[in-house]
Molecule: Guanidine-I riboswitch aptamer
Organism: Fictibacillus nanhaiensis
C1' cells in the first nucleotide's frame, strides 16, 4: 500500500408511523359515515453498524471422493443533512454512501 463469500435468504426484536381492524370523539347511532396515531394495540413496514436460524464460502479431518459427512472459521463497525417509497413513518431505500477516526 492492496485485497477477501468482508455473501444471501427466512424469523424475530429495537424502532416506526396509520391503509385495514380495535379503541375514542361527533352525527339519535353496535352495523353507516366523518374525525383522532398528540389512541397501549392486531394487521402492516422495520435494521451494514440488533437477535436467532438456514443456505453459501473458506480450511482441515474422514470416507465409497468432481462428492458426502464431521469440526473450525465467516472478524470490526462512529456517522450527518437531505432526498425517495408506501397509507405513512422509520435504524426501510440512497448507504459500511458524504464525512470524521
Nucleotide at each position: 500500500u492492496a485485497g477477501a463469500a468482508a455473501g444471501c435468504u427466512u424469523u424475530c426484536u429495537a424502532g416506526g408511523g396509520u391503509u385495514c381492524c380495535g379503541c375514542g370523539g361527533u352525527g339519535u347511532a353496535c352495523u353507516c359515515a366523518c374525525u383522532g396515531g398528540u389512541c397501549u394495540g392486531g394487521u402492516c413496514c422495520g435494521a451494514g453498524a440488533g437477535a436467532a436460524a438456514g443456505c453459501g464460502c473458506a480450511c482441515a479431518a474422514u470416507g465409497g471422493a468432481u462428492c458426502a459427512u464431521u469440526g473450525u472459521g465467516u472478524a470490526c463497525a462512529c456517522g450527518g443533512a437531505a432526498g425517495g417509497a408506501u397509507a405513512a413513518a422509520a435504524g426501510c431505500c440512497u448507504g459500511g454512501g458524504a464525512g470524521g477516526a